This record gives sequence, C1' cells and structure tokens, in this order.
RNA sequence: GGUCUGUUAGCGCAGUUGGUAGCGCGUUCCCUUGACAUGGGAGAGGUCACUAGUUCGAGUCUAGUACAGACCA
Repeated sequence: GGUCUGUUAGCGCAGUUGGUAGCGCGUUCCCUUGACAUGGGAGAGGUCACUAGUUCGAGUCUAGUACAGACCA
C1' cells in the first nucleotide's frame, strides 16, 4: 500500500426479506428468610461507532471517515 471482517444496553451477543431494537449476565425495587443464598415478580438502562446519501420508512442498502482484527505484498 491492497483485500476482507467487525463496531447494537455496564459486559458477552442476537437481530432472517428495509417496517416502532431484543436475549443472557449484571443492576434497582418488591415477595419469600430470623438473616443470607437460591427462587419468583416488576422496572430502569440504547444518538444501533461517526458523517452524508437512497427510500414513505434504514441497525439493515450505498459512499466516506474513525477504531479493532485477519490475510496479501
């Protein structure tokens, strides 16, 4: 220098054919206990890396940028 992959909640990850973004762990509150653990119930938490474009509508498609990684030279 080139090619490709990834970036989504505090952490690990899904998200199919473009149609209101989810799971596990963690966290907060409640129930259960003498207390804890376990168990049960409810909730909070997201600029889908960033900037543009296409579209009635973008996490998803297109271009660029940033970061991380793999391969080639």
A computed fold for a 73-nucleotide RNA from a Pseudobdellovibrionaceae bacterium, annotated as transfer RNA. It matches the Rfam family "tRNA". A reference for the family is Hou (1993), "The tertiary structure of tRNA and the development of the genetic code", Trends Biochem Sci. The family's RNA type in Rfam is transfer RNA. The prediction has a mean pLDDT of 83.